Description: Small-subunit ribosomal RNA from an uncultured prokaryote, 1482 nucleotides, folded computationally. The sequence is in RNAcentral, with records from ENA. It matches the Rfam family "Bacterial small subunit ribosomal RNA".
[in-house]
RNA sequence: AGAGUUUGAUCCUGGCUCAGGAUGAACGCUAGCGGCAGGCCUAACACAUGCAAGUCGAGGGGUAACGAUGGCUUCGGCCAGGCGACGACCGGCGCACGGGGGAGUAUCGCGUUUGUAACUACCUCUAACUGGGGCAUAGCCCCGAGAAAUCGGGAUUAAUACCCCAUAAUAUCUCAACCUCACAUGGCACUGUAAUUAAAACUUCGGUGGUUAGAGAUGGGCAUGCGUGACAUUAGAUUGUUGGUAAGGUAACGGCUUACCAAGUCUACGAUGUCUAGGGGGUCUGAGAGGAUGGUCCCCCACACUGGUACUGAGACACGGACCAGACUCCUACGGGAGGCAGCAGUGAGGAAUAUUGGGCAAUGGACGCAAGUCUGACCCAGCCAUGCCGCGUGCAGGAUGACUGCCCUAUGGGUUGUAAACUGCUUUUAUACGGGAAGAACUCUCCUAACGUGUUGGGAGCUGACGGUACCGUAAGAAUAAGCAUCGGCUAACUCCGUGCCAGCAGCCGCGGUAAUACGGAGGAUGCAGGCGUUAUCCGGAUUUAUUGGGUUUAAAGGGUGCGUAGGCGGGUUAAUAAGUCAGUGGUGAAAUCCCUCAGCUCAACUGAGGAACUGCCAUUGAUACUGUUAGUCUUGAGUAUAGUUGAGGUGGGCGGAAUGUGUCAUGUAGCGGUGAAAUGCAUAGAUAUGACACAGAACACCGAUUGCGUAGGCAGCUCACUAAACUAUCACUGACGCUGAGGCACGAAAGCGUGGGUAGCGAACAGGAUUAGAUACCCUGGUAGUCCACGCCGUAAACGAUGAUUACUCGAUGUGUGCGAUAAACUGUACGCGUCCAAGCGAAAGCGUUAAGUGAUCCACCUGGGGAGUACGUUCGCAAGAAUGAAACUCAAAGGAAUUGACGGGGGUCCGCACAAGCGGUGGAGCAUGUGGUUUAAUUCGAUGAUACGCGAGGAACCUUACCUGGGCUCGAAUGCCCUUGACCACUCAUGAAAGUGAGAUUUUCCCCUCGGGGACAAGGUGCAAGGUGCUGCAUGGUUGUCGUCAGCUCGUGCCGUGAGGUGUUGGGUUAAGUCCCGCAACGAGCGCAACCCCUAUCCUUAGUUGCCAACAGGUUAUGCUGGGGACUCUAAGGAAACUGCCCGCGCAAGCGGAGAGGAAGGAGGGGACGACGUCAAAUCAUCAUGGCCUUUAUGCCCAGGGCUACACACGUGCUACAAUGGGAAGGACAAUGGGUCGCUACCUGGCAACAGGACGCUAAUCUCAAAAACCUUCCCCCAGUUCGGAUUGGAGUCUGCAACUCGACUCCAUGAAGUCGGAAUCGCUAGUAAUCGCGCAUCAGCAAUGGCGCGGUGAAUACGUUCCCGGACCUUGUACACACCGCCCGUCAAGCCAUGGGAGCUGGGUGUACCUAAAGACGGCCACCGCAAGGAGUCGUUCAGGGUAAAACUGGUGACUGGGGCUAAGUCGUAACAAGGUA
Repeated sequence: AGAGUUUGAUCCUGGCUCAGGAUGAACGCUAGCGGCAGGCCUAACACAUGCAAGUCGAGGGGUAACGAUGGCUUCGGCCAGGCGACGACCGGCGCACGGGGGAGUAUCGCGUUUGUAACUACCUCUAACUGGGGCAUAGCCCCGAGAAAUCGGGAUUAAUACCCCAUAAUAUCUCAACCUCACAUGGCACUGUAAUUAAAACUUCGGUGGUUAGAGAUGGGCAUGCGUGACAUUAGAUUGUUGGUAAGGUAACGGCUUACCAAGUCUACGAUGUCUAGGGGGUCUGAGAGGAUGGUCCCCCACACUGGUACUGAGACACGGACCAGACUCCUACGGGAGGCAGCAGUGAGGAAUAUUGGGCAAUGGACGCAAGUCUGACCCAGCCAUGCCGCGUGCAGGAUGACUGCCCUAUGGGUUGUAAACUGCUUUUAUACGGGAAGAACUCUCCUAACGUGUUGGGAGCUGACGGUACCGUAAGAAUAAGCAUCGGCUAACUCCGUGCCAGCAGCCGCGGUAAUACGGAGGAUGCAGGCGUUAUCCGGAUUUAUUGGGUUUAAAGGGUGCGUAGGCGGGUUAAUAAGUCAGUGGUGAAAUCCCUCAGCUCAACUGAGGAACUGCCAUUGAUACUGUUAGUCUUGAGUAUAGUUGAGGUGGGCGGAAUGUGUCAUGUAGCGGUGAAAUGCAUAGAUAUGACACAGAACACCGAUUGCGUAGGCAGCUCACUAAACUAUCACUGACGCUGAGGCACGAAAGCGUGGGUAGCGAACAGGAUUAGAUACCCUGGUAGUCCACGCCGUAAACGAUGAUUACUCGAUGUGUGCGAUAAACUGUACGCGUCCAAGCGAAAGCGUUAAGUGAUCCACCUGGGGAGUACGUUCGCAAGAAUGAAACUCAAAGGAAUUGACGGGGGUCCGCACAAGCGGUGGAGCAUGUGGUUUAAUUCGAUGAUACGCGAGGAACCUUACCUGGGCUCGAAUGCCCUUGACCACUCAUGAAAGUGAGAUUUUCCCCUCGGGGACAAGGUGCAAGGUGCUGCAUGGUUGUCGUCAGCUCGUGCCGUGAGGUGUUGGGUUAAGUCCCGCAACGAGCGCAACCCCUAUCCUUAGUUGCCAACAGGUUAUGCUGGGGACUCUAAGGAAACUGCCCGCGCAAGCGGAGAGGAAGGAGGGGACGACGUCAAAUCAUCAUGGCCUUUAUGCCCAGGGCUACACACGUGCUACAAUGGGAAGGACAAUGGGUCGCUACCUGGCAACAGGACGCUAAUCUCAAAAACCUUCCCCCAGUUCGGAUUGGAGUCUGCAACUCGACUCCAUGAAGUCGGAAUCGCUAGUAAUCGCGCAUCAGCAAUGGCGCGGUGAAUACGUUCCCGGACCUUGUACACACCGCCCGUCAAGCCAUGGGAGCUGGGUGUACCUAAAGACGGCCACCGCAAGGAGUCGUUCAGGGUAAAACUGGUGACUGGGGCUAAGUCGUAACAAGGUA
């Protein structure tokens, strides 16, 4: 000091979460020791038992118990207060301290400062005094009542108890004189005079005690300035209330109390009320400012079962005192009594949770006492608890073949655990055993002693320890007695395997888990901390996320709708005074402890002690006077006024006007009008619409008109009159700071709405009808009521927006415009105030703002603090109502949001391309058949491919095989392959059985090659072991291959530049192209993958070569044929080369390039065709071509075999073939190709057969032989528009061929049969030239073939393209976006279901508080007083006051409540589709 989390990515805003520290903690796992500290946070709930305040015999009368002594004794005891002592009693002092817990208390309670109207026992000092007398009473004794507690009566008695008298002042008080305070009836000092009031004794004779007065010290009382919670959804409170006079009361001031008089007092700087709370020193945190907190320790307060009251006393309204009332508990003989742990232990209860019914007064402190001493749950110690802090230990060193196990891996091996272990050496803290053993102790007292002098002070010795035989020290043996917890996806240090399979589970946030999980569970390993470690809870921090330090408000949350103005805040120049703020010095105070620094004591530390600093504060005093304030002057620039002009839809009221619309009347006129995308409702023959004339009505004011003007905002528009407001300019005449802002307050305030009364032409919510639609309570149409208009009165809200508060000063410019001035001007610069646009600096997250600031400063006001719930609920105020204003919480989410970026998308826009449409030609969809698919069926109909991009696809050949499927029969190291060993054969053959595979038996044979003769190799069989095998799953784990967008023109990079950044630029723009092709321009310059070219075929020519090809000329030969000699001319073959580049010309153009039936040329603008497929998309296809991770299977999901199936068949779809005929069919004759194939082959030719084919047979390993006939075409003839001489399906018969085998299930031939079909609905496909269409030929696979398929070859050979509006697909630019899984997107509301919190609610039931009335204990005060007392006084009685009780009506605040309202949350419910694109009605 930061980090994670909104997005595809970015910047910002903003919340949530984490890392740190802390705790009186609790819980989980674990646990060796010690020191120091801490330990009921909950029920101020109730308490059994014990203890916690007594002491003094040196105050007293005395003697119940104990002891000693003495005496007596019948040895049982008895007597003696004379002694030590002392129960109970009188008396003194103490009990008001110490100890406890924090209920109450928002207050002079506390903190701090200051003051004094008064008090203060014990203590200290000073002064004086301490004389005399008297009456009682407790106790003791006797009697009595009662269960007890306790009480009554009688007799007798003492005191330092009580009373009286004396003495008396520096006390109190009366009067008088005098001094002084400016005056004073007041205060201070002093003098005189009169009056009143004291005492207690004990004694060892030293003293102690007592009384009065003064002073001090200590302690409290009272008053006072300042500070010290929340809520305004608490705004008014108060009658002893506020003040005065008098009296009373108090220690003392005071409405403290009473009487009278006055009517005040507090409050927006928050009174009153409600809720919460003891306050402080401090503690935790924080850089600090702050925030939170107030346990332990210290100070103060208040309390003592609840409430009230006083008494005693120096002090109390009294924790372990009293009285009364109440609740509760206990005892009881039922008549009556007793009690108060918030003292120490302890018990119950409550709770997540907090200890022993311990020891001792040895120390410190307290009470009493002369003292010894007694008492002391204060205190000192011990016990329990890891509750915290601190310290120690669980060993140290060496030790590698890096042992074994475990775990992991690419697994003959390696890594890790790990120097870890074993093993060797060393040490002994701690624990254990044994032994020694403190300090804390100083006193008091006793003894001795010294000085003063019978006592005090000093010295010495002795006595005194709960803790405790504790701390500590020594000795002994021995690594011996001692490690866990959490975590390991990121934040955040630490990684692998197995299991699980959106299950189980984890999770602080983000998020993991759906078969390869570093996130779940286990294991191994690692990391962190360590006698602890984690979790939970709470506080501060991080959070500048309440911002004083130190935030914001155009769009993220946030500027009030606007003005006027009160309080308040702030305020121009200058002079003087003052000294309140401010600054400085000094003094006092700010308790101690704590914090910090230094030093010291426990072996260190924690802890403790000493000293210092600090305590940032408050008070007082002295000074300074710049600034602020205050007071008194003065000034003109802020502000205002005056005079003269100017401007405008500024406002209010009245009058007038024309156009349009509607209606009415009359007229002309006839069949429609109107309305829409198209229609219909509606109007119209009773005459509409249209046209003309006249009349009436209400509302709004075309053109001018604008980027204009005016107004504070809302808002304002025909013309004109009256009244009225404002701004600006000029003059610089007047006043002289008169100013700015503005909480509350007041006024104004669009539209809609409300009330009363008018008005109503048009428009037009509601409503009605017509359409649209799946529906249409809408959009569209026809009508139409409120309303819109006027007057008066309410309402008080708007995206009331510039989403930008008001005022003021300062900070570059450019340009337009309105109104003035300068000055006569159309010219021009200047100046003032407005309204706009663009930019500099600067600002901003960016968009943008930019003298009209969102810049730089100042002043004041308003507002914001995550999203939802919610501008909702309740309360209050306003309103006739509608509603407005103010304005929460529970609960819930981890986001919500702003700006910009890249994509994608749009029923957005622009440009362009493509057989995309259009123009054409031919098809498909109808028929029959072929083939594939779906479906169905089946034992099986193996599997895959499924929009385009599956469906004559994998399959370029399913009768067996193939074959993966089914049924059945068999095998289990296996059907195949590799390595090793043995043998030399094996194979083949025969028989039995069997469907075969196989099983069983038999016979026969003795392999080949090389050789250095050792052997090696090949092949085969057998054996053994290791590797089996799988067309089983996962194409969503993969490689490879492929389809598609798409042969579309795109996709990127380096450097530079721009931007905070994502990104942009380049690649956009203007042209051009088939093309990101090229040119030009340009903050870009270059480059890469694509395009094009390079490659192949083809079109022309040349050169070379000339067999198997060719044959012009020559020669030979044949019925005929390049048949032969020969030839290279030609064709051709196959190698090389040439040729095409917009090169030339014309036009256009800057260029690139385009155009031209241009020239030339075989070919012309890429000549035609092919191969070639960028970055990527579709989790596209394929685990069944192959390869491969993981999983599964192993007498089976492997392997062998027979048969069956993949060929099924109601049906649906795709792709094809053949047709429906005359551009045809049939017959006969005739002509012209190219690519290819061939020895298990192609086969000439001959013979047979109608034919398929068969039997012979030449040639050919192929430019030689052969398949091989090309067909359409041409010529001639027949057919004559028919279901035909079209069409050929189907079926019957007879055959041929292949093959172990044609039944399921082959092809072909012949004869016979002769179905549907007469050109095909909606819809849809291909093709732009040697193309479509049409015609045949060949090949692969293959024994044969279901081929009409596929791949090639050539023959014949068209039509059409105006064009880019539309459909589809694509490219580029731009725009909008709430989409990014990217429109097959996102997303809203009702209803239905579950859960949660909450509002209302007939009511029901609690709580505290106030008021009124009734009653009223104890006590206090006052009056009376016949009783008692010498008196003081007491009893009694009456009145006042008053805790409590009762009654009554209200208000406030909780709980609960049938029912009810909305809200939130919850993978896959219903209905629609409101929003996001022009979201389909912005």